[in-house]
RNA sequence: ACAGUCAACCAAAGCAUAGCCGAUACGAAAAGUAUCGGAGGAAAGUCCGGACUGCGUGGGACGACACACUGGCUAACGGCCGGGCAGAGCAAUCUGACGAUUAGAGCAACAGUGACGAAGCGAACGCAAGUUCGAGUGAAACGGGCAAUCUCUGUGUGCAGCAACCUUAAAUAGGUUCCCUAUGGUUUGUCCCAAACCGGGAACGGGUAAAGGGCUUGACAUUUGUGGCAACACAAAAUGCAGAUUAAUUAUGCUUGCCACCCAAGGGCUGGUAUUAAAUUUGCCGGUAUAAUACUGGAUUUGGGCGGAACAGAAUCCGGCUUAUCGGUUGGCUGUGACG
RNA sequence: GGGGCCGUAGCUCAGUUGGGAGAGCGCUACGUUCGCAAUGUAGAGGUCAGGGGUUCGAUUCCCCUCGGCUCCACCA
Numbered sequence: 001a002c003a004g005u006c007a008a009c010c011a012a013a014g015c016a017u018a019g020c021c022g023a024u025a026c027g028a029a030a031a032g033u034a035u036c037g038g039a040g041g042a043a044a045g046u047c048c049g050g051a052c053u054g055c056g057u058g059g060g061a062c063g064a065c066a067c068a069c070u071g072g073c074u075a076a077c078g079g080c081c082g083g084g085c086a087g088a089g090c091a092a093u094c095u096g097a098c099g100a101u102u103a104g105a106g107c108a109a110c111a112g113u114g115a116c117g118a119a120g121c122g123a124a125c126g127c128a129a130g131u132u133c134g135a136g137u138g139a140a141a142c143g144g145g146c147a148a149u150c151u152c153u154g155u156g157u158g159c160a161g162c163a164a165c166c167u168u169a170a171a172u173a174g175g176u177u178c179c180c181u182a183u184g185g186u187u188u189g190u191c192c193c194a195a196a197c198c199g200g201g202a203a204c205g206g207g208u209a210a211a212g213g214g215c216u217u218g219a220c221a222u223u224u225g226u227g228g229c230a231a232c233a234c235a236a237a238a239u240g241c242a243g244a245u246u247a248a249u250u251a252u253g254c255u256u257g258c259c260a261c262c263c264a265a266g267g268g269c270u271g272g273u274a275u276u277a278a279a280u281u282u283g284c285c286g287g288u289a290u291a292a293u294a295c296u297g298g299a300u301u302u303g304g305g306c307g308g309a310a311c312a313g314a315a316u317c318c319g320g321c322u323u324a325u326c327g328g329u330u331g332g333c334u335g336u337g338a339c340g
Numbered sequence: 341g342g343g344g345c346c347g348u349a350g351c352u353c354a355g356u357u358g359g360g361a362g363a364g365c366g367c368u369a370c371g372u373u374c375g376c377a378a379u380g381u382a383g384a385g386g387u388c389a390g391g392g393g394u395u396c397g398a399u400u401c402c403c404c405u406c407g408g409c410u411c412c413a414c415c416a
Base pairs, nucleotide, nucleotide: 001336002335003334004333005332006331007330008329009328010327012256013255014254015253016252017251018250020038021037022036023035024034025033026032040311044322045321047320048319049318050317051316052161053160054159055158057194058193059192060191061190062189064157065156066155067154068153069083070082071081072080073079084098085096086095087094088093099152100151104150105149106146107145116143117142121134122133123132124131125130165213166212167211168210175204176203177202178201179200180199184198185197186196187195206415207414208413220240221239222238223236224235225234226233227232258308259307261305262304263303264302265301269298270297271296272295273294274293275292276291277290341412342411343410344409345408346407347406350365351364352363353362359396367383368382369381370380371379389405390404391403392402393401
C1' cells in the first nucleotide's frame, strides 16, 4: 500500500423568521406573555422473554406449545458470555434447530442388478482374483443415515392482553327471536372433583361514543472505582429524562462542513514515452543506472460550477433477536506485496 | 395499538403419513353454421407471494421478508 475480519461511534452544525405539543411562572378566569423541554439506532417486524392488569377459589388429569453439548450471567428468555465438539477459511475470524434411531413406526411411484451401502442365480472370458452380459420382481441377512417425519426422554409454560384494567359522566326500547335447562346451566385451553352462584350462549335491534387514572423516574442511562477472562455484579457522586390521542416533535432562508461529477490554475511527488548527455573501466567501444528537457497519465492542493445527503417516525413500559439503512470516523487483529 | 387468517394458471378454488402440480370458467386453433351463440376435438398457459435452510427429494416442515383480508370500546 492492497485485501480481509471484528468491535465501537456519528446520523451534520450554527443563526434568523413563522408555527405545533407539554410543564412551570405571571394573570380572578379566558386570551396572552416569558422560560424550559420535545423521536430512533432501529421508535419497524411483533419473533421471544418479563413487569403490570383482569379472569371468584383450590386440587387432579389430559392436550397444546417451546427448548435441548457443557458451565455461568440475568427479573426472565429461544438472549448474552466462557469452554468443548463439528464444519468453512492460508489466517484473523465466522457458522451450528450439537438429547435419543439395542422402545417402536416411516422413508415413495415409474423403472430397473438396482431404491443409503452391501448379497444370491445363469452364461461367457480368466489358473485365480475378478470383469462383462442376462432373467424376474417391491425384492435381501447385516450395517448405517434422517428425529426442522411421527415418536421417546428431560425441562418449562394457567389464559388473555393497556381497545388489559379502574373511577366518574352521558344516553335508551333495561327490548325481540332462537338454543341449553334443574339427574340442568355458569365459574377464561379441555375434562373431572370439591366449593359457590341461578342463569348462560347466539343473532337482530337501541343508546353513548365523553373525562380522568393506568402514563411514564425506571430491573433507567452516563462517569469513576472495585471484583470477574467475559457476559455481568456491587459501591459512590453528580448530571440527564418526549408523553400526543385524526395523534405535537415542523417549515423557509442564509452561512459553514461532508460526498460525487465537471472546469481552471499552481508547485512539489509519482508512472510512461521521446530526445540529448553519460558515471562505474588500466584504457577504448557499445549499452545501462542516472541526470536534464519536452509531451502525457495518476494522486494531491486551491478556486469556481452543478447535484446529492439514507433507512425511517414514539403510542403501557423494559431486556433481547431479526430486518432496513446515503455516507462518514476511530481502534484491534490477519494475510499478501515492496523497501529498509 | 393488540390478536387471527390467507397468498397455487387470466378469475374462482382443490391439493396430508413430503415424491404425478390439478379442476371449473376463461384463452387459442380446428370442426359445425349463411353468420353468431351453444356444442365437439385438440392445445397453450405456473418463479405454488419472494429469499434462505432441513431432507436423497419441499406447494407441504422450519426461519426471515413482502402483500392482502378480518376481529377487538362501553351501557342495558